[in-house]
RNA sequence: GGGGGUAUAGCUCAGUGGUAGAGCAUUUUACUGCAGAUCAAGAGAUCCCCAGAUCAAAUCUGGGUGCCGCCU
Repeated sequence: GGGGGUAUAGCUCAGUGGUAGAGCAUUUUACUGCAGAUCAAGAGAUCCCCAGAUCAAAUCUGGGUGCCGCCU
C1' cells in the first nucleotide's frame, strides 16, 4: 500500500426493517450461626461516530475511527 472481518449491558455473546434479549457479574429478598450454593424480584446498552435511502434502521447504503486476520 491492497483486500477482508469486527464494534450491542461491567464481561462474553444473541438479535434476516416494525417496542433491544440471554448467560455471568451486580443490587435487594428468602434460606444460613456467618458465608457459599439455591429460590424470588430488580437495576443496567439512544446498539462506535457522521450522513443517506425508507412511513419505520442495531439491521440497508456511503464516509470516518478503533481492534483482529490475510496479501504485498
Predicted 3D model of a 72-nucleotide RNA (transfer RNA) from Sinocyclocheilus rhinocerous. The RNAcentral record of the sequence draws on Rfam. Its Rfam family is "tRNA". Rfam describes the family as follows. Transfer RNA (tRNA) molecules are approximately 80 nucleotides in length. NCBI's taxonomy places the organism under Eukaryota, Actinopteri, Osteoglossocephalai, Otophysi, Sinocyclocheilus.